[in-house]
Molecule: transfer RNA
Organism: Thermoplasmatota archaeon
RNA sequence: GGGCUCGUAGGGUAGUCUGGAUAUCCUUGGGGCCUCCGGAGCCCUAGACCGGGGUUCGAAUCCCCGCGGGCCCG
Numbered sequence: 001g002g003g004c005u006c007g008u009a010g011g012g013u014a015g016u017c018u019g020g021a022u023a024u025c026c027u028u029g030g031g032g033c034c035u036c037c038g039g040a041g042c043c044c045u046a047g048a049c050c051g052g053g054g055u056u057c058g059a060a061u062c063c064c065c066g067c068g069g070g071c072c073c074g
Base pairs, nucleotide, nucleotide: 001073002072003071004070005069006068007067010027011026012025020057028046029045030044031043032042033041050066051065052064053063054062
């Protein structure tokens, strides 16, 4: 220098191929219920699409340029 691949809540993950309104689940934090007590169980709630631009009525998803991690080639 070239190619491939990954990037989503504090941590982990689905969704991306085939674009649709309130982005999934686990864990974590907060509150409540229950309980003899509880860090167990149940309920409610908070929190995320790597950055910028483009296409579109509509983008986590498609296109372009960057940034970062991994692998391969030279």